A computed fold for a 112-nucleotide RNA from Paenilisteria weihenstephanensis, annotated as SAM riboswitch aptamer (S box leader). The sequence is in RNAcentral, with records from MGnify. Its mean pLDDT, the model's own confidence on a scale to 100, is 80. Rfam family: SAM riboswitch aptamer (S box leader). Rfam describes the family as follows. The SAM riboswitch is found upstream of a number of genes which code for proteins involved in methionine or cysteine biosynthesis in Gram-positive bacteria. Lineage of the source: Bacteria > Bacillati > Bacilli > Caryophanales > Paenilisteria.
[in-house]
């Protein structure tokens, strides 16, 4: 950088720390009643490892589904990826309106 898959559930009255933070831009939020960050608790289940089923096959391997009391790698622990942003549809109050779908961008795993 490509390629695939997910993103509307979850998860702390904790300890260091001391003014920031939520990607970008606008809004609109969070924060001295404590931000980032670090640690330690936790959610979760993407790979890896186990467990069941099943299917190919060169007979020991490779594929496909599944299951949680989660060992190992990540990962996430405000708000729907906080909204909106590019393009199609539908709606009237006709406007920086609403509803709706896709796509971009963007995080995360996995693979190249």
């Nucleotide at each position: 950088u490509c390629u695939u898959a997910u993103c509307a559930a979850g998860a702390g009255u904790g300890g260091u720390g001391g003014a920031g933070g939520g990607a970008u831009a606008u809004g609109c939020c969070c924060g001295u009643a404590g931000a980032a960050a670090c640690c330690c608790g936790g959610c979760a289940a993407c790979c890896u490892a186990a467990g069941u089923g099943g299917a190919a096959u060169u007979u020991u391997u490779u594929c496909c589904a599944u299951u949680g009391c989660a060992a190992g790698g990540u990962g996430c622990u405000a708000a729907a990826u906080c909204a909106u942003a590019c393009a199609g549809a539908g709606c009237c109050u006709a406007g920086a309106g609403c509803u709706u779908u896709g796509a971009a961008a963007g995080a995360u795993g996995a693979g190249a």